This is a predicted structure of a 73-nucleotide RNA (transfer RNA) from a Dehalococcoidia bacterium.
Model confidence (mean pLDDT): 80 of 100.
Rfam family: tRNA. The family's RNA type in Rfam is transfer RNA.

RNA sequence: GUGGGUGUGGCCCAGUGGUUAGGGCGCCAGGUUGUGGCCCUGGAGAUCGGGGGUUCAAGUCCCCUCACCCACC
Numbered sequence: 001g002u003g004g005g006u007g008u009g010g011c012c013c014a015g016u017g018g019u020u021a022g023g024g025c026g027c028c029a030g031g032u033u034g035u036g037g038c039c040c041u042g043g044a045g046a047u048c049g050g051g052g053g054u055u056c057a058a059g060u061c062c063c064c065u066c067a068c069c070c071a072c073c
Stems, first nucleotide, its partner, number of pairs: 001072007010025004018056001027043005049065005
C1' cells in the first nucleotide's frame, strides 16, 4: 500500500430499520448470617469509536475518518 474483520456501561458479550439499547461478571444499598462468603431483592452506570448522509424512524443501511486484529504485497 491492497483486501477483510472488530469497535455497544469498569470488564466480557447480545441486539432482524420501529416502543424504554438487553444479559453475565463487577460496583452500591437492603435482606439473610455471630462476622464474612454463597444466595435473594432493589439500584446506579452506555446519547453504541468520531463526523456526515439516507429515512417518518439508524446501534443496525451508505460515505469519510480513527484505533486494533488478520491475510497479501